[in-house]
RNA sequence: AGAGUAUUUCUAAUAGUCGCUUGCAUUUUGCAAGAGGAAAGUCCGGACACCGUAGGGCAAUAGUGCUAGAUAACGUCUAGUGAGAGUGAUCUUAAGGAAAGUGCAACAGAAAAUAACCGCCAUUUUAUGGUAAGGGUGAAAACGUGAGGUAAGAGCUCACGAAUUUUUAUGGUGACAUAGAAAUGGUGUAAACCCCACUUGGUGCAACGUCAAAAUAGAAAGGUUAAGACUGCCCGUCGUCUUUCGUGGUUGACGGCUUGAAGUAUAUAGUGAUAUAUACUCUAGAUAAAUGACUAUUUAAAACAGAAUCCGGCUUAUGAAAUGCUCUUUAG
Numbered sequence: 001a002g003a004g005u006a007u008u009u010c011u012a013a014u015a016g017u018c019g020c021u022u023g024c025a026u027u028u029u030g031c032a033a034g035a036g037g038a039a040a041g042u043c044c045g046g047a048c049a050c051c052g053u054a055g056g057g058c059a060a061u062a063g064u065g066c067u068a069g070a071u072a073a074c075g076u077c078u079a080g081u082g083a084g085a086g087u088g089a090u091c092u093u094a095a096g097g098a099a100a101g102u103g104c105a106a107c108a109g110a111a112a113a114u115a116a117c118c119g120c121c122a123u124u125u126u127a128u129g130g131u132a133a134g135g136g137u138g139a140a141a142a143c144g145u146g147a148g149g150u151a152a153g154a155g156c157u158c159a160c161g162a163a164u165u166u167u168u169a170u171g172g173u174g175a176c177a178u179a180g181a182a183a184u185g186g187u188g189u190a191a192a193c194c195c196c197a198c199u200u201g202g203u204g205c206a207a208c209g210u211c212a213a214a215a216u217a218g219a220a221a222g223g224u225u226a227a228g229a230c231u232g233c234c235c236g237u238c239g240u241c242u243u244u245c246g247u248g249g250u251u252g253a254c255g256g257c258u259u260g261a262a263g264u265a266u267a268u269a270g271u272g273a274u275a276u277a278u279a280c281u282c283u284a285g286a287u288a289a290a291u292g293a294c295u296a297u298u299u300a301a302a303a304c305a306g307a308a309u310c311c312g313g314c315u316u317a318u319g320a321a322a323u324g325c326u327c328u329u330u331a332g
Base pairs, nucleotide, nucleotide: 001328002327003326004325005324006323007322008321009320010319012298013297014296015295016294017293018292020034021033022032023031024030025029036304040315041314043313044312045311046310047309048204049203050202051201062199063198064197065196066080067079068078069077070076081095082093083092084091085090096195097194101193102192103189104188105187117135118134119131120130121129122128123127143161144160145159146158147157148156163184164183165182166181167180168179169178170177171176208255209254210253211252218245219244220243221242222241228238229237230236262281263280264279265278266277267276268275269274
């Protein structure tokens, strides 16, 4: 210098003018605060609310699936183990069971699991039998190399090596690692059904609650100068009328609503995720929905993008910067 890799930080600041939302003062104004790292996707986990019992058992559905830890919880995170990728820094990993059962394995190939097409060997030779050394097909072909052995061959036997299962010792909290012993020769696929272990009630702030014009049940009281029905008349009753209570919950108003598993700084414990203690801070809350526009300076003000109950994650989109480490080349 170039190419990589991991981690972290920021997402504008100051001043002025005109506006918007909220709060507090106050009266025609003033002061204070005012979007994000993802507010997004709504994919997980919770808080909270209601339904009402989800405690135990069985069944179904769905999910999770190496170990230890963190956390309110998680499918998230941290540190590791095994396997894999990379020259390396480093990265990826839905990582139980195929020796319980069923299914599937295109094309090619003799054969995809009861392996004989060519080849090799034997015999009673137009055929039958033996044989997995060699050939060829395929993503995948029945442990590898060598020796013995044989008619020819073969884990048929042996040596070394690799693998699986069981087991012993040592180390580790553990996954597991190292070393040894015995047995075995068994295709792959569970991100196919399935088996095993564990977990799982439902609906989401348009939850839910309070108040309450309207429409609509019901009850009580009052009044008659006039009008209705029973009833032609009197009395009485009902209804109309007025008032009150009350039902109901639409337009709507308010609460829920932002002080919270909160933030900042320091110290301590821990490899780390994180936890604890102390001090300080209050930092949007709208409802058709505010957070904007312009000017000046900082090089340039640009990328992705706009809160709607809140919080912890994941995923996706995207601008700028810093630091550690790795590889290659050149120069000293």

Bacterial RNase P class A, 332 nucleotides, folded computationally. It matches the Rfam family "Bacterial RNase P class A". The family's RNA type in Rfam is ribozyme. Its mean pLDDT, the model's own confidence on a scale to 100, is 75.